A computed fold for a 98-nucleotide RNA from an Acidobacteriota bacterium, annotated as c-di-GMP-I riboswitch aptamer. The coordinates come from a structure-prediction model, not an experiment, and the mean pLDDT is 84.
[in-house]
RNA sequence: UUUGUACCAGGGCAAAUCCGAUCGAAAGACGGAGACGCAAAGCCACAAAGCUACCACUCUCGAAAGUCUUUGAGAGUCACGCUGGUUGAGCCGCCAAA
Numbered sequence: 001u002u003u004g005u006a007c008c009a010g011g012g013c014a015a016a017u018c019c020g021a022u023c024g025a026a027a028g029a030c031g032g033a034g035a036c037g038c039a040a041a042g043c044c045a046c047a048a049a050g051c052u053a054c055c056a057c058u059c060u061c062g063a064a065a066g067u068c069u070u071u072g073a074g075a076g077u078c079a080c081g082c083u084g085g086u087u088g089a090g091c092c093g094c095c096a097a098a
Base pairs, nucleotide, nucleotide: 012038013037017033018032019031020030022029023028036085042091043090046088047087048086049083050082051081056077057076058075059074060073061072062071063070064069
């Protein structure tokens, strides 16, 4: 320096759930409580996968208007949104045998 992960030591992170006069359309994020677990459960949205669908488009139904429009509701499609504790890639990294 590289790879690997037994023992030991110092520790680290924080699932579900609950709370929030926080942000968001939502997914979710953030803060607090809480620990299921994690040797990268540290960083990172490049790729895949999954989640949501405000907006947009299409269709259906209704209402208004009056010659072709407006508007409400529902359904479908769709990330520019989200997930790093879904996976891969990339970057950084503690202790210490073989």